A computed fold for a 273-nucleotide RNA from a Nanobdellota archaeon, annotated as Archaeal signal recognition particle RNA. Its Rfam family is "Archaeal signal recognition particle RNA". For this family Rfam cites "Towards the structure of the mammalian signal recognition particle" (Wild et al., Curr Opin Struct Biol, 2002). It is annotated as a non-coding RNA gene. The family is grouped with related families in Rfam's "SRP clan". The gene name in the source record is ffs.
């Protein structure tokens, strides 16, 4: 120089990519993807860095000159585009909704224990009015009670003033009155009714009585034809937007797989040849 062992430094590996934001490049954030394979602290009003930006501090493991980068190729995925579906929302237009009328057709409760139609009656409900009855209210007349003292009259006895005459006060009592309260009558007014009369209403109020002699009150649904058709709503439906999904064309990124090629391969000690 070659080969082996062993140690020892560089160094290497422990993940990658897309969307968002930002002049820009990492990172927290969300999607995708790989691997045997890392912890810990902060950090969107941030955090770190400037095209040699593919984080920042601080520790760990394994490998070890091992290993790096990396054209072409192929490739989940993913932005963006171009044409279509779908769901939804908004705007603009048109139909239709609702309602009479006979009219076809169908069902029909009831119905020969007697339908429809006329046509007499009773009750019942509702409203309006007059009677009666019953409660409220308010005023009125009468009777009856009625002011402890702050009301009148009149005033035993009493007090008080005078030498008497006489004067004043004045309680209880009696009459009287005002409020109030009872009572009972009238009037006015309001409410009510297991009363009564009348009038309207009641077109499936609940029954009976005469005639009638087989249908029927009613509802569906079709087309006609007349009236609505001002807003709103709803349903069907045209034409224009907007979001949302989901498929394709096309451009571009790309985890990942292969891999042309390229940089790198350093030092010491022992053995063999």
């Nucleotide at each position: 120089c070659a080969g082996g062992a062993g140690a020892a430094u560089a160094g290497g590996u422990u993940g990658g990519g897309c969307c968002g934001g930002c002049a820009g490049g990492c990172g927290u954030g969300g999607c995708c993807u790989g691997u045997a394979a890392c912890c810990c602290g902060a950090a969107a009003c941030c955090g770190u860095c400037u095209u040699u930006a593919u984080g920042c501090g601080g520790g760990a493991a394994c490998c070890g000159a091992a290993g790096c980068c990396g054209a072409a190729a192929g490739a989940a995925g993913c932005u963006g585009u171009c044409a279509g579906g779908a769901a939804u929302c908004c705007g603009c237009g048109a139909a239709g909704u609702c309602u009479c009328a006979a009219a076809a057709u169908c069902c029909g409760a009831c119905c020969g224990a007697g339908a429809a139609g006329u046509u007499c009656c009773g009750c019942a409900c509702u409203c309006u009015g007059g009677a009666g009855c019953g409660g409220g209210a308010a005023u009125c007349a009468u009777a009856a009670u009625g002011a402890a003292c702050c009301g009148g009259u009149u005033g035993a006895g009493g007090c008080c003033g005078g030498g008497a005459a006489c004067g004043g006060c004045g309680c209880g009592g009696a009459c009287c009155u005002a409020a109030g309260u009872u009572a009972u009558g009238g009037u006015u007014u309001u409410c009510g009714c297991g009363u009564u009369c009348a009038g309207a209403a009641c077109c499936a109020g609940c029954g009976g009585g005469a005639u009638g002699g087989a249908g029927a009150a009613g509802g569906a649904u079709u087309g006609u034809g007349g009236g609505g058709u001002u807003c709103a709503a709803c349903u069907u439906u045209g034409c224009g937007g907007g979001u949302u999904u989901u498929u394709u064309u096309c451009c571009g990124c790309g985890a990942c797989u292969c891999g042309a090629g390229g940089c790198g391969c350093u030092u010491c000690u022992c053995c063999u040849g």

The source organism's lineage runs through Archaea, Nanobdellati and Nanobdellota.